[in-house]
């Protein structure tokens, strides 16, 4: 404050009603007059006067006490009524001609107010104890009135977990915003109530005030002053300043409503009524309509002309108004006076438009845009959406079931207290009776009006206003109901408890006994090592170790049994025996009779570690000391070793104290183990026996329904319900700081905020990965082998360096004899030098001669390229702006195409069905088999596609066809040779053979044996060939932003008289170096000399070139044939034979250099190749490491060809000779499949932790310094109030005197003094709270590319984590105990 009561504890002016009254007397004083003080404010003295002003007397009356009496009201008399007594006190006023207006007392009413009280009304417990007038009593004081409100005395109480006391915040309500509601938020206007009037205190007057426009005082502020003294209080209306994100005119009027005064007229009112200002809110309306024409042309848009209408606007008149304005009515005029904001990536409606920009500038509520094609930035255009508004910012509600009463949760996401006992509280079995607090129904009152809802009505409509009706719900009273809850009484036994019985158990405490091992010592034996590790070393040992035997001492521990066995509340408990003690289960027609459940606070127990004190100390072992490892190694491993571990007495009170699952009760399918008990049965060796079944209780596994995000749970629930408690509300900061409590300490319990962040998380899925597992595969893997590279010289490519340039690209495999890239010029893209080039359009210029050409001179390395002078020619025009051609200029991260590679792989998917909320799975898995996702068998899958295979080419065997340039067995002819056998060449037949090139056949696990269900495998036969015969082509879905803009194509960007085009020269070849690929070798399986033999693929026009001649050769001069199965290149070499060399840097090896000669070419200097002679280097088999290869292969040998004028050590092919070794494996490198873990998903070249360094920010501590507030103590203390005293004045009565004056008593007013309590305020001391500030200290958060390491995630390379303790640059390491939220293998148990 709201709603409701009480006043038997009260007052009430004005107003109404009723009754009665209004007698007598008195003295002053203002105005005014006179005179003073003061600057002012103001004030003093003297004099006059009146009253409805003031005083006295009387009466009525009032109040208090007491007596008596009849009563009345009421729940209850202390109330009311009547009479008597006493005491105190004690009314009245007039005015008016009159009507009438007044005045006084009492009673009643009304109105207003005071006081008390029940219930309700914010946050904080990091405020838990508060309280001395405090709680009560007696008697007083005080008030209108009750009361500790105040005072004296007495008692010691009172409030508090249902939150006292304290702190913070805040006027409360009707109501307002929002919401479906419950709620949440708010407390503007209007109404009700309160409070306040600069901060405080006090008081007078009055019915009423402790008084906004009253007084006094203190304080702070302001003003005037003549310095003596005074004045003021806008939280009234305007207005000003300040503060602030933020709010108006110093207007008009009393005409309305209302109030005050008045008898009234009326006066006054910044209340009020009006106007002005503000898009602040709500509501309504408008900013135009039509035709035509021009630009543009489908729209859209812009301009012109004409017409229509007049809400609005302007002007005028009337009405309205206090006066205006507005408004209404009428008239005149004219489209006139009136459109903006936001947005256009998603959410979210509307651009894949143009230009600019280039992770810049900027945007962004959130997600996110911008790094050269931006629908996201800026501009333009276009579009969308609201519209006198539209947006931004801040706040509130909603969305949000995201604080959950309605209406959430807590195994793993945040969240069950470590466990138990138990107080308050909450909840509570069956039956009966009563009651009616709660509950429900009916009814009366009340919840002011406004607000809100319905109807009707009034302003043109609406907003707005008027009128009428109105619920639900809270509250008070009356009546009723009685099931449920409560309460009272009685009863019951199903919950619970007690008792008894035989069993059970590592349950607890104490005492005693024992055992092996270990260690030490002693004695004996014995000899050189022992110990330790991945390997070692430190260490022990000749003073005799280790080892063996015996003895003694010591401390700790309790193997086997031992078991998802048992017990305990949990922590935890394991040799044996005894004592004491405990518990649960089972069984019991025993007893009690709801005694129960949970449990805020509280109490007790509580592993390990740690602490205090005293013992003890064998082993182990933080710290520590050594040895290793390592880049380091404050670790992991090793040798020692102290606290500690053990005992007793205390403390600490925490753990992944876990089933990460609170306790109790009820209900809801089962199956199968196991432990204890009871009952029944069978067997029996008759025991302390075995087995089977049922029930109860415990403890595991599987599993239905159901639940769950899923994993999973599932009668031991995480199912369905009930009761109670604890806890959670994004991540970090942080279990930190501060405060409090506990502790000896370490620390524990309680427990924030600033700031920061877009996620942090859970479960599962698909991948990828693992210094996880299983199975399979590969000479770009190993093994078994063969040969190389890496060392040398040279060649070639690359890097680097150099350079005017050494053009550019490619960079593990998959760049590096690659870009077919063997560059002398060209190529050529590079460098330096010189020269040339603008289609088209526009503008300058041009018959006063553009452009072009030329002699001479100059310039120059050279040039009519340019300059000078001149000539010729005769129409265009690069001087400018655009725009082109061209570009090997950029972007392969804009692209096409092509290629490489994963991939010498065996995979990649689809349809339907099924499973899963879903991502997705299944199919594609399992077993076997294969080169293969090849096939077979099984299977919630059944089928299909792309791959594999099949197919195509070459090759190996056979057949057919064909016959020139091929072949020539055979036949004929000619010539030559002849060892008389014959041979060769040529020509003609011929096509048998060979060859060539077309077609066909052949091989299929078809046959046999073995194994196997099968697929298939092994072996064999036949065969030219076997199990894919050999070699190739082709090569999935896709990935690698792999490579190429320099082959071409191509978007965009750039250059555009140069980055375009041409020319000559140089460079790409440069050389301290490093790397890759090769060649030649290092020699005797060789080299050299001589002689001899056998191929295939191919190529050939300014080409191959026979043959002849010259030359030592390279080569040269001629030249037949050949556009080629015809001719040529073209003698193949290794090989064979003979000879020499004799292990030597050589007769190996040929680099390098010198000389001479030749070829190509315009040209071999930079910078070609060949020949001959001379020279004769390194190199004596190549470190770490590394490459290729499984058969006609490797290796060795040469040949052809591409490029090509010339130049191979290169590429691509071809043939010749022709080994060795596996027939396996997964160890290394990788690949495929299954499975597992994951904090990875630009996917391990991943992720990620901490110290240190730098910067910014907020915070904590802090020697201190300061502000404000509160409490308390002391001192001073204005002021009003009270008491006493004194003085003055005055009134009344009495007396003396009675004119004055004096005395006594009483009343009033004023002044002085003293005292008292209260007490604002001031000062000082102490305490508390809050805020500001601070040297320095501390951690925290954040910040594209800092330092050190690698802790964590895969067994993360020492499993991780929790608690505790010690140590360390740091992440961390180590000890002790615990957890599994650990991978892997094996074993056991249980289940299917």
């Nucleotide at each position: 404050c709201g709603c409701g009561g009480a006043u038997a504890a009260u007052c009430u002016a004005u107003c109404c009603u009723c009754u009665g009254g209004u007698g007598g007397g008195g003295g002053a004083u203002a105005a005014c007059c006179u005179c003073g003080g003061g600057a002012a404010a103001c004030u003093g003295a003297g004099g006059c006067u009146a009253a409805u002003a003031c005083c006295c007397c009387a009466u009525a009356g009032a109040u208090a006490u007491u007596c008596a009496a009849u009563g009345c009201u009421g729940g209850a008399a202390g109330g009311c009524u009547u009479g008597g007594a006493u005491a105190u006190u004690g009314a009245a006023a007039g005015c008016g001609c009159a009507a009438g207006c007044g005045c006084c007392a009492g009673a009643g009413g009304g109105u207003g107010a005071g006081u008390c009280u029940g219930c309700g009304g914010c946050c904080u417990a990091u405020c838990a104890g508060g309280u001395a007038g405090u709680a009560g009593g007696u008697g007083g004081u005080g008030u209108a009135a009750c009361g500790g409100a105040c005072c004296a005395c007495c008692u010691a109480g009172c409030c508090u977990a249902a939150g006292a006391c304290g702190g913070g915040u805040a006027c409360g309500g009707g109501c307002c915003u929002u919401g479906a509601g419950a709620g949440a938020g708010g407390g503007a206007g209007c109404c009700c109530g309160g409070a306040g009037a600069u901060g405080g205190g006090u008081u007078c007057u009055g019915a009423g005030a402790c008084a906004c426009g009253a007084a006094c005082c203190c304080a702070g502020g302001c003003c005037c002053u003549a310095c003596g003294g005074g004045g003021c209080g806008c939280a009234g209306c305007a207005g000003g300043c300040g503060c602030g994100a933020a709010a108006c005119c110093u207007u008009c009027g009393c005409a309305c409503u209302g109030c005050g005064c008045g008898a009234a007229a009326g006066c006054g009112c910044g209340a009020c009524g009006a106007g002005g200002g503000g898009a602040g809110c709500c509501c309504g309306a408008g900013u135009g309509c039509c035709u035509u024409u021009c630009c543009a042309a489908u729209u859209c848009g812009g301009g012109g002309a004409g017409g229509c209408u007049u809400u609005u606007c302007a002007c005028a008149a009337g009405c309205c108004u206090a006066a205006a304005a507005a408004g209404c009515u009428u008239g005149u005029g004219g489209a006139a006076u009136a459109a903006g904001g936001g947005c256009u990536g998603g959410g979210c409606a509307a651009g894949a438009c143009g230009g600019g920009u280039g992770c810049c500038a900027g945007c962004c509520g959130c997600c996110g845009c911008g790094g050269u094609a931006a629908u996201a930035c800026c501009c333009g255009c276009a579009g969308c959406u609201c519209g006198a508004g539209u947006g931004g910012u801040g706040g509130u509600c909603g969305c949000u079931u995201u604080u959950a009463u309605u209406g959430a949760g807590c195994c793993u996401a945040a969240a069950a207290c470590g466990u138990u006992c138990g107080u308050a509280g909450u909840c509570g079995g069956c039956c009966u009776u009563g009651u009616a607090a709660a509950u429900c129904c009916c009814u009366g009152g009340g919840u002011a009006a406004a607000u809100c809802g319905g109807g009707c009505c009034g302003c043109u409509u609406a907003a707005c206003g008027g009128u009428u009706c109105g619920a639900a719900a809270u509250c008070c009273g009356g009546g009723g109901a009685g099931a449920c809850u409560g309460c009272a009484a009685g009863g019951c036994u199903a919950g619970g408890g007690a008792c008894c019985g035989g069993g059970c158990g590592a349950g607890g405490u104490c005492a005693g006994a024992g055992g092996u091992a270990c260690u030490u010592u002693c004695g004996g034996g014995g000899u050189a090592g022992g110990a330790g590790u991945g390997a070692a070393a430190u260490c022990c040992u000749g003073u005799a170790a280790u080892c063996c035997c015996g003895a003694a001492g010591g401390g700790a521990c309790c193997a086997c049994c031992u078991g998802u066995g048992g017990c305990g509340a949990a922590a935890g408990c394991g040799u044996c025996u005894g004592a004491c003690u405990u518990g649960a289960a089972c069984g019991g027609c025993u007893c009690c009779g709801a005694c129960g459940a949970u449990g805020a606070g509280g109490a007790a127990c509580g592993a390990a570690g740690g602490c205090u004190a005293g013992g003890g100390g064998a082993g182990c072992a933080a710290a520590c000391c050594g040895g290793a490892u390592u880049a380091g190694a404050u670790a992991c491993c090793c040798g020692g070793g102290u606290a500690g571990u053990c005992c007793c007495a205390g403390c600490u009170g925490u753990a992944a104290a876990c089933g990460a699952u609170g306790c109790g009760g009820a209900c809801u399918a089962g199956g199968u183990g196991u432990u204890g008990g009871a009952c029944g049965g069978a067997c029996c060796u008759a025991g302390g026996g075995u087995c089977c079944g049922u029930c109860c209780a415990g403890u595991g596994c599987c599993g239905c329904a159901g639940g769950g995000a899923a994993g999973c749970c599932g009668u031991u629930a995480a199912g369905u319900c009930c009761g109670c408690c604890g806890c959670c509300u994004g991540g970090g900061g942080a279990g930190u700081a501060c405060g409090g409590c506990c502790g000896c300490a370490a620390g524990g319990c309680u427990g924030a905020a600033a700031c920061u962040u877009a996620a942090a998380g859970g479960a599962a899925u698909u991948g990828g990965c693992g210094g996880g597992g299983g199975a399979g595969c590969a000479c770009c893997a190993c093994a078994a082998g063969g040969g190389g590279u890496g060392g040398a010289g040279c060649c070639u490519g690359c890097g680097g360096c150099u350079u005017a340039a050494u053009u550019g690209g490619a960079g593990u495999c998959a760049a590096c004899g690659c870009c077919g890239g063997g560059a002398a010029c060209u190529u050529u893209a590079c460098c330096g030098g010189g020269g040339g080039c603008g289609a088209c359009a526009g503008c300058a210029g041009g018959a006063u001669g553009a452009c072009g050409g030329c002699c001479a001179g100059g310039c120059u390395a050279a040039u009519g390229a340019c300059c000078u002078u001149g000539c010729c020619c005769g129409a265009c025009g690069c001087g400018c702006u655009g725009a082109g051609a061209g570009g090997a200029g950029g972007u392969g991260c804009a692209c096409g195409g092509c290629c490489g590679u994963c991939g010498c792989c065996a995979g990649c998917u689809c349809g339907u069905g099924c499973c899963g909320u879903g991502a997705g799975g299944u199919g594609u898995c399992u077993g076997g088999u294969u080169a293969a996702g090849u096939c077979c068998a099984g299977c919630a899958a059944c089928g299909g596609g792309c791959g594999a295979g099949a197919c195509c080419c070459c090759u190996g065997c056979c057949c057919c066809u064909a016959a020139u340039u091929g072949c020539u067995a055979c036949c004929c002819a000619u010539u030559c040779c002849c060892u008389c056998g014959g041979g060769a060449a040529u020509g003609g037949g011929g096509c048998a053979c060979a060859u060539u090139a077309g077609g066909g056949g052949g091989a299929c696990u078809g046959c046999c044996g073995g194994c196997g269900u099968a697929a298939g495998c092994c072996g064999g036969a036949g065969g030219a060939a076997g199990g894919a015969g050999g070699g190739g082509g082709c090569c999935a879905c896709g990935g690698c932003a792999g490579g190429u803009c320099a082959g071409u194509a191509u978007g965009c960007c750039c250059c555009g008289a140069a980055a375009c085009c041409c020319c000559g020269g140089g460079g790409c070849u440069g050389c301290a170096c490093g790397c890759g690929a090769g060649c030649u070798g290092c020699a005797a399986u060789g080299g050299c000399g001589g002689g001899g033999a056998c191929a295939g693929c191919g190529g050939g026009a300014u080409c191959c070139g026979a043959c002849c001649c010259c030359g030592a050769a390279a080569g040269g001069g001629g030249a037949a044939g050949g556009c080629a199965a015809u001719c040529c290149c073209g003698u193949a070499a290794a090989c064979c034979c003979c000879g020499c060399c004799c292990c030597a840097g050589u007769a190996g090896g040929g680099a390098u250099c010198g000389a001479g000669g030749g070829c190509u070419g315009c040209a071999a200097c930079u910078c070609g190749c060949c020949c001959u002679c001379g020279u004769g280097a390194a190199c004596g088999u190549g470190g770490a490491a590394u490459c290729c290869c499984u058969a006609g292969u490797a290796a060795c040998c040469g040949c052809g060809u591409g490029u090509c004028a010339c130049c191979a050590a290169c590429g691509c092919g071809c043939g010749g000779u022709g080994a060795a070794u596996a027939c396996g494996u997964c160890c290394c490198u990788g690949c495929c499949c299954c499975u597992u873990g994951c904090a990875c998903a630009c996917a391990c070249c991943g992720c990620c932790c901490g110290u240190c360094g730098c910067g910014c920010c907020a915070c904590c501590c802090g020697a201190g310094g300061g502000u404000g507030c509160c409490c308390u103590c002391a001192a001073c203390g204005a002021g009003g109030c009270c008491u006493c005293u004194u003085c003055u004045c005055u009134c009344c009565a009495g007396g003396g005197u009675c004119c004055c004056c004096c005395c006594u008593g009483g009343g009033g007013a004023g002044g002085g003094g003293a005292g008292g309590a209260c007490g604002a305020g001031u000062u000082g001391g102490g305490g508390g709270c809050u805020c500001c500030u601070a040297a320095g200290g501390g951690g925290g958060g954040c910040g594209a590319a800092g330092u050190c390491g690698u802790a964590a995630c895969a067994a993360g390379g020492u499993g991780g984590c929790c608690g505790u303790a010690g140590g360390g640059g740091a992440a961390c390491c180590u000890g002790c105990g615990g957890c599994u939220g650990g991978a892997u293998c094996a074993c056991c148990u249980c289940a299917a």

Overview:
The RNA shown here (small-subunit ribosomal RNA) has 1392 nucleotides and comes from an uncultured archaeon. RNAcentral holds the sequence, with entries from ENA. The prediction has a mean pLDDT of 82. Rfam family: Archaeal small subunit ribosomal RNA. The family has 86 seed sequences and 709 matches in Rfam 15.1.